[in-house]
């Protein structure tokens, strides 16, 4: 010093521009003698600003953490 590419609950992922979701986890509850486990309620998220757009997790600009490649 160029170039690529992830960044979404704690934690591991979905989500062709139109109500952010499954998993696990964390509270509560059922069931058990008790306690697993199973089920049944529930909490909680888009890396930061900006801009496009009737509307942005998705699209663009700049930052920022990490990974990678080339010199």
């Nucleotide at each position: 010093g160029g170039g690529g590419g992830a960044c979404u609950g704690g934690u591991g992922u979905a989500a062709c521009g139109g109500g952010a979701a499954c998993a696990u986890a964390g509270g509560g509850g059922u069931c058990u003698c008790c306690a697993a486990a199973a089920c049944c309620c529930u909490u909680g998220c888009u890396c930061g600003a900006g801009g496009u757009u009737c509307g942005a997790u998705u699209c663009c600009u700049c930052g920022g953490u990490c990974c990678c490649c080339c010199g």
Model confidence (mean pLDDT): 85 of 100. A computed fold for a 71-nucleotide RNA from Solirubrobacter deserti, annotated as transfer RNA. Rfam family: tRNA. By type it is a transfer RNA. Its family is annotated with triplet codon-amino acid adaptor activity in the Gene Ontology. The sequence is in RNAcentral, with records from ENA and Rfam. The same sequence occurs in records of 2 taxa.